Record summary: Predicted 3D model of a 396-nucleotide RNA (Bacterial RNase P class A) from Marmoricola endophyticus. Taxonomically the source falls in Marmoricola (Bacteria, Actinomycetes, Propionibacteriales, Nocardioidaceae). It matches the Rfam family "Bacterial RNase P class A". It is annotated as a ribozyme. The model forms 93% of the base pairs in the Rfam consensus.

[in-house]
Formats: sequence, C1' cells, structure tokens
RNA sequence: CGGGCUGGCCGGGCGACCGCGCCACCUUCGGGUGUCGAGGAAGGUCCGGACUCCACAGGGCAGGGCGGUGGGCAACACCCACCCGGGGUGACCCGCGGGACAGUGCCACAGAGAACAGACCGCCGCCGCGACCUCCGGGGAGCGGCGGUAAGGGUGAAACGGUGGUGCAAGAGACCACCAGCGCGGCGGGCGACCGUCGUGGCUAGGCAAACCCCGCCCGGAGCAAGGUCAAGAAGGGCUGACUCCGGUCAGCCUGCGUGGAUCGAGCGGCCCGCUCGAGGAUCCACGGGUGGACUGCAGGAGGCGGCCGGCAACGGCCGUCGUAGAUGGAUGGUCGCCGAACGGGGAAGGCAACGACCCCGGGAACAGGAUCCGGCCUACAGGCCAGCCCGUCCG
Repeated sequence: CGGGCUGGCCGGGCGACCGCGCCACCUUCGGGUGUCGAGGAAGGUCCGGACUCCACAGGGCAGGGCGGUGGGCAACACCCACCCGGGGUGACCCGCGGGACAGUGCCACAGAGAACAGACCGCCGCCGCGACCUCCGGGGAGCGGCGGUAAGGGUGAAACGGUGGUGCAAGAGACCACCAGCGCGGCGGGCGACCGUCGUGGCUAGGCAAACCCCGCCCGGAGCAAGGUCAAGAAGGGCUGACUCCGGUCAGCCUGCGUGGAUCGAGCGGCCCGCUCGAGGAUCCACGGGUGGACUGCAGGAGGCGGCCGGCAACGGCCGUCGUAGAUGGAUGGUCGCCGAACGGGGAAGGCAACGACCCCGGGAACAGGAUCCGGCCUACAGGCCAGCCCGUCCG
C1' cells in the first nucleotide's frame, strides 16, 4: 500500500419566527412564562417475561417446545465460553450437534448387486469341438457347457475397510504386518461435553431421524380492547309523600336489565381423575331495553449514565448521579439562515515516488414514527467513524 475477517459507535446539529402536547407556576380566565417532547430499528408479531384476570389450584394422558457441555439471565429457541464435525492458506465462519443394534420406512435412474446384496466384463479349473503350426512327440487362438471366484475393470452420490505380503488352480481378512474404524478393559487430563495413551478382540454391522419414531429436559389459559373505580340511564321492582272517579296518577329517593324457551350442569386450553360453586341457582339460545361518558391502569423500571472491583467472557457487585413522550379522530410541524459527511473540481508545504496536512469553489446523506412496559431474534438502511486480527506485495 492492497485485499479480507470480526466487533462497536453515530445516523444530523445550532439559531430565529410562527404553530402544537404533558407538567409546574401565575392569571383580568382571554391567556402568559418556563422545562421537557420518538427509534436503532419505534417495523415483523417470531420467542421469553413483568403485570392483570380466570382461580383456592393438584395428578395423568394427549399436544407443543428444546436437543453437545458448562455458565449468564427474571426468563428464553437469546447471549458467553468450550467440545465435536464441516469449510477456508488464515483471521474466522457454519451446525434443527442425543439415538440407525427398539421398531417401521426410503435410497430415483444406472448397475450383476443398494444391507447380512451381488456376477455384466473379467480371472481360474475340468470336459467337448477345434482354425492354424509342427521336428509328427505335440502346441494351440477361438467357441460351447459345468464348476470356483469377488482381488482387477465397469455402473453409480454411495458397492460390505486401506496399503503391502503369504497363500491359492485363480482368488478372498483365508492368514500375517502396519493403519483407520468399532467393542471390551486399564491409566492420565478436564466440572463436563470430550481428549491423549496402553492392552485386547472379532475382522468391519452404509446413508437419511430437517423421515415416522425412541430417549432426555421443559410447558395452565387469555390478554391493557387485561383489569379497577365513578357517573349516567331504561323497562321492572320497592319505600315515602300528595292527589284520587279507588282503576290509579304525579313527585322524590333506593335498587336495578327484562321476557320467553331449552338443558342439568358450570368453571379449570382438549380428554380422564380430582376439587370448587350449583334448581332460591347456573349455562345456552331468541327477542326487546339502557350505556357508548370520566378517571385509573399510564411510566421510578429486571431503568439510563459515569467510576471502581471480580470474572477469559456473557455478566455481576459497590459508589455516585439523572429523572429523559404519555397522547386518546390521537401532540413534536412549517419557513429561513448557518454548520455539516461522502462526492466533484482546483491549489498545495513536504517527498525519489506513492502519497499528501492544509486552503478555495460546488455539494447537501438513507431506512423510517409510539400507545402497558421490558429482554432478545429477524428484516430495512444513504453515509461516516473507531478498534483488533489475517493474507499478499513493496521499501528500510
């Protein structure tokens, strides 16, 4: 200098004028002043929770989730570290990471044969026929039949260990040496997943479970439109008072949905057991009536920021500090000016060169907006900055 890998941060700022919202204070009730006023993803709604209700809330089956080990966390399918496997020269990245000897299933086509499979071409032996050659003793290509074989070749993504040898008619773990794998046993390291090493044995029992399945661990449901308080209100009912033609009418207050039908159950995600409530009741269906309002939940949290300590790290502890939207037909907008990155053009000290601090002119950066709140993951994003590491090249 070039090319890569990994992690983190910013993602507009300042001022003026006009216009908005919460809160605080003041107010002549018209309003005035002041502080503050969106995100790294606010998006997706894919996970996990806090919180609220069912509800006083157990056991099992089914169902769902996860799947190496250890740790972090309120928790998680998240994060950190490590192990194993794969990719890469490497930094580093990837993994639906337990089990194929519990069972079932699949592996197209090609191929002889695709799981205890298999003989197409071959190789070998025996028998028969036998061109041709012949020194007349014989040799003998090739063809056919029977038998042996799986070392060589072929097919395929994959072919029932690899290399070398012994042996054989030719071959084969048939046997031997070394190696890989698997089983059993021992020793050492590690919390562990695992790693290393020694001995031994039969010779070797494919792949797919992101196929069904088996194994291990975990799991109530619904959701702020959860829920709570107040007000208002109607049919109906009750009380009191007044009036009355004694049928009722009016006013005030309290309470409050009503009628009809069906069932015997209802509640607890589905089912079973169990538990609680229950004919003065509950549930369901149909028709009719009232309300659609206000407040709360609503922002002080597993909170943010800074420092120190512990830890490889995720993270945790201690001290200090801050108070950062809370709307509800739903606020933060408009205009102007300045600054402002990349980028374009020009100049430029220095330098052999590459390069280039600095100066001038132009230029003007994306994805995109809450609604109970957090932790994560995923997706979108113009541009810029920082740090560490790897590879290559050049110079000293």